[in-house]
Molecule: Bacterial RNase P class A
Organism: Thermomonas sp.
RNA sequence: GGAGUCGGCCAGGCAGUCGCGUCAUCCUUCGAGGAUGCCGAGGAAAGUCCGGGCUCCACAGGGCACGGUGCCAGGUAACGCCUGGGCGGCGCGAGCCGACGGAAAGUGCAACAGAAAGAUACCGCCCAAGACUGCUUCGGCAGGACGGCAAGGGUGAAAUGGUGCGGUAAGAGCGCACCGCGAGCCUGGCAACAGGCCGGCACGGCAAACCCCACCGGGAGCAAGACCAAAUAGGGAGACGAUGAGGCGGCCCGCCGAGUCUCCGGGUAGGUUGCUCGAGCGUAUCGGUGACGAUGCGCCUAGAGGAAUGGCUGCCACGGCGCGCAAGCGUCGACAGAACCCGGCUUAUCGGCCGGCUCCGCCG
Numbered sequence: 001g002g003a004g005u006c007g008g009c010c011a012g013g014c015a016g017u018c019g020c021g022u023c024a025u026c027c028u029u030c031g032a033g034g035a036u037g038c039c040g041a042g043g044a045a046a047g048u049c050c051g052g053g054c055u056c057c058a059c060a061g062g063g064c065a066c067g068g069u070g071c072c073a074g075g076u077a078a079c080g081c082c083u084g085g086g087c088g089g090c091g092c093g094a095g096c097c098g099a100c101g102g103a104a105a106g107u108g109c110a111a112c113a114g115a116a117a118g119a120u121a122c123c124g125c126c127c128a129a130g131a132c133u134g135c136u137u138c139g140g141c142a143g144g145a146c147g148g149c150a151a152g153g154g155u156g157a158a159a160u161g162g163u164g165c166g167g168u169a170a171g172a173g174c175g176c177a178c179c180g181c182g183a184g185c186c187u188g189g190c191a192a193c194a195g196g197c198c199g200g201c202a203c204g205g206c207a208a209a210c211c212c213c214a215c216c217g218g219g220a221g222c223a224a225g226a227c228c229a230a231a232u233a234g235g236g237a238g239a240c241g242a243u244g245a246g247g248c249g250g251c252c253c254g255c256c257g258a259g260u261c262u263c264c265g266g267g268u269a270g271g272u273u274g275c276u277c278g279a280g281c282g283u284a285u286c287g288g289u290g291a292c293g294a295u296g297c298g299c300c301u302a303g304a305g306g307a308a309u310g311g312c313u314g315c316c317a318c319g320g321c322g323c324g325c326a327a328g329c330g331u332c333g334a335c336a337g338a339a340c341c342c343g344g345c346u347u348a349u350c351g352g353c354c355g356g357c358u359c360c361g362c363c364g
Stems, first nucleotide, its partner, number of pairs: 001360010012316007020040002023037006042335001046346002049344005054221004066217005071085005086100001087098004101212002106210002108206002122153002124149003132143004161179006180201001181199002184197005225273004235264006246256003280299008318333006
């Protein structure tokens, strides 16, 4: 100098001006309006995919069913998340990726091809033994399968460990070396697992097929739930009422006339609450490889009704594009956006900053 990899962080800045919203205080004339002040989106507020808090309902305990998770250990409120480790794969490397428990419980599946996808032989190889057939000088010789073999060919994603040497009638873990495998033993490790020894090898693949094993899981969700509570119409209790309650604007007559009054209770409209101080944020020290934890100090940071968080101007900074010989000028500025809260994952995203590490080239 180039190429890469991992982690952390920012999400333009300042000023002016015009606005928007909640809350607090004050003013005006009830409604409502106004003034001042504090504060006012994100790294994903998103998808709602996991896990929790909180709330109501259900619930003795245990089991079955169903669903989820699935190498090991740890972290955590919890997780399908994170950290560390193991194993496998990729990369020269830093590093990245992983449905990664069990195939000696059982059941099942394997299209097409192929003889066979589990006990099979299509082509093929072989006659040592036995049997058979033929010949025979009776010693044997030849033959091929209803016998032996699975090396080679062929089919297939996959053919019953692989390669090589020996061996054999031909072959074969039949024997040996190396690799692989193993349900055995020893050592190390909490464990996953690793190393060594031993065993010729028990007989293949699929569990994102049923299944087995281990662990976890009650349901619904802030439109949860709690409180206050009209109007109207039901409900309950009591009192009075055809010996006339009550009404016809106050009284009498007259007329009409069967309900009237009080209390209680549930629900609805509406209002209040839940509501944001929380597994919180920052910083320092300590423990831990780390995720994370402990302690001290400091800080308060939207709470909202279908819903505010914006526009313009100037200067500066960065980047893209266009014009220009140049100085410079013009233009554009990612994804997106709270609605009970929190921890994750995933997805979207202009551009930039910082740090660790790796590889290559050059110079000293």